Two RNAs folded together computationally: RNase P RNA and transfer RNA, 429 nucleotides in total. It holds a member of the Rfam family "Bacterial RNase P class A". It is annotated as a ribozyme. The prediction has a mean pLDDT of 78.
RNA sequence: GAAGCUGGCUAGGCAGUCGCCGCGUUUGCAUGUGGAACGGGGAGGAAAGUCCGGGCUCCGUAGAGCAAGAUGCCGGCUAACGACCGGACACCGUGAGGUGAUGAACAGUGCCACAGAGAAUAGUCUGCCAAACUUCUGAAAGGAAGCGGCGAUGGUGAAACGGCGGGGUAAGAGCCCACCGCGGACGUGGUAACACGGACGGCACGGUAAACUCCAUCUGGAGCAAGACCAAAUAGGCAGACAAUGACGUGGCUCGCGUCGUCUGCGGGUAGGUUGCUUGAGCGUUAGGUAACGAAACGCCUAGAGGAAUGACUGUCCACGACAGAACCCGGCUUAUCGGCUAGCUUCACCU
RNA sequence: GCGCCCGUAGCUCAGAUGGAUAGAGUACUUGGCUACGAACCAAGGGGUCGGGCGUUCGAAUCGCUCCGGGCGCACCA
Numbered sequence: 001g002a003a004g005c006u007g008g009c010u011a012g013g014c015a016g017u018c019g020c021c022g023c024g025u026u027u028g029c030a031u032g033u034g035g036a037a038c039g040g041g042g043a044g045g046a047a048a049g050u051c052c053g054g055g056c057u058c059c060g061u062a063g064a065g066c067a068a069g070a071u072g073c074c075g076g077c078u079a080a081c082g083a084c085c086g087g088a089c090a091c092c093g094u095g096a097g098g099u100g101a102u103g104a105a106c107a108g109u110g111c112c113a114c115a116g117a118g119a120a121u122a123g124u125c126u127g128c129c130a131a132a133c134u135u136c137u138g139a140a141a142g143g144a145a146g147c148g149g150c151g152a153u154g155g156u157g158a159a160a161c162g163g164c165g166g167g168g169u170a171a172g173a174g175c176c177c178a179c180c181g182c183g184g185a186c187g188u189g190g191u192a193a194c195a196c197g198g199a200c201g202g203c204a205c206g207g208u209a210a211a212c213u214c215c216a217u218c219u220g221g222a223g224c225a226a227g228a229c230c231a232a233a234u235a236g237g238c239a240g241a242c243a244a245u246g247a248c249g250u251g252g253c254u255c256g257c258g259u260c261g262u263c264u265g266c267g268g269g270u271a272g273g274u275u276g277c278u279u280g281a282g283c284g285u286u287a288g289g290u291a292a293c294g295a296a297a298c299g300c301c302u303a304g305a306g307g308a309a310u311g312a313c314u315g316u317c318c319a320c321g322a323c324a325g326a327a328c329c330c331g332g333c334u335u336a337u338c339g340g341c342u343a344g345c346u347u348c349a350c351c352u
Numbered sequence: 353g354c355g356c357c358c359g360u361a362g363c364u365c366a367g368a369u370g371g372a373u374a375g376a377g378u379a380c381u382u383g384g385c386u387a388c389g390a391a392c393c394a395a396g397g398g399g400u401c402g403g404g405c406g407u408u409c410g411a412a413u414c415g416c417u418c419c420g421g422g423c424g425c426a427c428c429a
Base pairs, nucleotide, nucleotide: 001348002347003346004345005344006343007342008341009340010339012317013316014315015314016313017312018311020042021041023039024038025037026036027035044323048334049333051332052331053330054329055328056223057222058221059220063255064254065253066252068219069218070217071216072215073087074086075085076084088102089100090099091098092097103214104213108212109211110208111207112206125154127150128149129148133146134145135144136143137142162180163179165177166176167175181203182201183200186197187196188195189194227275228274229273230272237266238265239264240263241262242261246260247259248258249257268428269427270426282300283299284298285297286296288293318321353425354424355423356422357421358420359419362378363377364376365375380396381395382394383393384392402418403417404416405415406414
């Protein structure tokens, strides 16, 4: 210098004028409440998707069993999680690094199309052999056929029942041996996953669990249109279901518990106000910790609408401005995003 | 705001649970029939199975994620 990898921050700036939504103080008006002045605050890193987890609220304190669902290497962190951090292992990359739903396939069941002889109790399609036994032939050596032996070779396939080499044999074969793979008592290191070594075994164990399943752990349901209070209004009318062995009580079933008519649809009425509502597992700095995180101390206050506020115009500067707008609140994930700044690291080339 | 469902040919749907050839009707094209047209008969074309990533030998089907469309909701008696 070029090409990259991983993280963090930021998201046009400044000034002026006119507005919009809350809050505080003052003032005068005033039934309520509205107005004026001053001060101060006013969208995001994703406010989005609603994919996970929690707070909060109500439902019968939710007790037991079954069912259902979720997660799945190990150790941490946390209010909790499928998130995050660190590590192990596998694969990819020259590398910095990246990716991984990564428990169990000797508990059981299922599936593996087509092709192929055979797809899991292996198997003779192409083939190899003729040692032994039987028969035939031959003077004999031998030859042929049968009974058989073999899984080494070829072929099929995503996958063919350890691989390769040597010995061995009639031909072959873990039949035997070396190396590799597999299993593995035990030893060492590590909290653990696991790594290294490994007597011995002698191949016995194909794949698939994002197939059923087993094992371990976890889960009650609904959601701020939850819920609480005030006010207003009326037709307890019709139909249907069930009926105390029943129905309902916000969960799929059963038991237990509570209530006694309950539920559904049609029809009818009101569709206003207050609250929940923003100080919170909050943010920043400082011990500690590799990190996620973080006791305690100090400092800070940072929207709260309800047809729904944060805008418009002017001037000026530059790199000419992307995706996009809170609706009970947080922790994550995912997706969208013009750019800019910054930290650490890798590879290649050149110079000293 | 919250909860739930759906997406296969131009249109309406099956196939999906349990993985191995993507199908039916209608519409369209061509030919036949007819004096001509419709109907009818025969043949044919037309599909990124909403998109992407993954699991698997193999995905419309299984898992995750995104996109698009649709439905429901308050209170009283």